[in-house]
Description:
Predicted 3D model of a 72-nucleotide RNA (transfer RNA) from Callorhinchus milii. It matches the Rfam family "tRNA". Rfam classes the family as a transfer RNA. The RNAcentral record of the sequence draws on Rfam.
RNA sequence: AGUUCUGUAGCUCAGUGGUUAGAGCAGUCGACUUGCAAACGAGAGACUUGGGUUCGAUUCCCGACAGGGCGA
Numbered sequence: 001a002g003u004u005c006u007g008u009a010g011c012u013c014a015g016u017g018g019u020u021a022g023a024g025c026a027g028u029c030g031a032c033u034u035g036c037a038a039a040c041g042a043g044a045g046a047c048u049u050g051g052g053u054u055c056g057a058u059u060c061c062c063g064a065c066a067g068g069g070c071g072a
Stems, first nucleotide, its partner, number of pairs: 002070006010025004018055001028042003048064005
C1' cells in the first nucleotide's frame, strides 16, 4: 500500500431522520458544617471535517483527517 472498526461534554460511554442530544465521574456556584468531607440543589459544558441524499442529517452515503485492530 490493503482491509476493518471508531470519532458525541475535561474523562468514560448512551442515543435517535424532526421532540430542549442525555447519564456517571470531574470542575463551578449555592445550601449545610465551628471547619473539611460526604450527601443535597442549581447552572455551565459537546455531535472531527468537506460534500451529497432529503422538506429536514449528530444519525444515511462518499471523501479527508485522527486513532485502534488484522495482515504483510